[in-house]
Predicted 3D model of a 124-nucleotide RNA (Guanidine-I riboswitch aptamer) from Calidifontibacillus erzurumensis. The RNAcentral record of the sequence draws on Rfam. Its mean pLDDT, the model's own confidence on a scale to 100, is 78.
RNA sequence: UUAAUUGCUUUCUAGGGUUCCGCAACAAAGAUUGUCUGUGAAUAUAUGGAGAAAUUUUGUUGGACUGGUCCGAGAGAAAGCACACAGCUAAGCUGUGACACGGAGGGAUAAAAGCCCGGGAGAU
Repeated sequence: UUAAUUGCUUUCUAGGGUUCCGCAACAAAGAUUGUCUGUGAAUAUAUGGAGAAAUUUUGUUGGACUGGUCCGAGAGAAAGCACACAGCUAAGCUGUGACACGGAGGGAUAAAAGCCCGGGAGAU
C1' cells in the first nucleotide's frame, strides 16, 4: 500500500429506555357498599348527619417498577435467500465462505441502548 460476499432478509436473545397497558404512591370527584350515630318505630320499613374504609373514574409522580407493548446487535443465536469457488457427467445436490480490540462525540424516536453515523477515527 492492497484484497476478501468483509451480502440481504426474517425470527429471537443479551442489552435498552418509558409513548401505551399494567403496577406503586399521592390528590380530587361523584356514585355504590358497609361502619358509627340521631330521629322515628312493637318489628320490619323510612330518614338526617359524621368521619374513615373498600370499589370506580380522572389527574400527577415513579423504570434506583418484576412485567406486556416498543427499540434492539458488523464484532450474539437460528433459519431462509442471493452470490463466489470446489466436487459430483448434467439437471440439481453437497461442501466451503475465515477473522473481528475499539473510543469520545453526534443523530433518530416517547426515550435510551451492543440501534444509526460505524468492520468509521484509532489500536494490534